[in-house]
The RNA shown here (transfer RNA) has 72 nucleotides and comes from a Patescibacteria group bacterium.
It matches the Rfam family "tRNA". Rfam classes the family as a transfer RNA.
Its mean pLDDT, the model's own confidence on a scale to 100, is 81.
The sequence is in RNAcentral, with records from ENA.
RNA sequence: AGGGCCAUAGCUCAGAGGUAGAGCGGAAGUCUCCAAAGCUUCGCGUCGCGAGUUCAAGUCUUGCUGGCCCUG
Numbered sequence: 001a002g003g004g005c006c007a008u009a010g011c012u013c014a015g016a017g018g019u020a021g022a023g024c025g026g027a028a029g030u031c032u033c034c035a036a037a038g039c040u041u042c043g044c045g046u047c048g049c050g051a052g053u054u055c056a057a058g059u060c061u062u063g064c065u066g067g068c069c070c071u072g
Base pairs, nucleotide, nucleotide: 001071002070003069004068005067006066007065010024011023012022013021018055025044026042027041028040029039030038048064049063050062051061052060
């Protein structure tokens, strides 16, 4: 330099163009003499950053940034 894949919650990852989710973690409550475990409740997110298409974009198109891999 060229090509491919990836970017969504604190972490690991789902997500038919139509209200963003799971597991783990975390917080609050309950229980207990105290704690742990159990039980109840709570998503804790500008979906990497822009632009475009669309009535509507995490999803489709495109530029950039970052990571991993391949070729030279």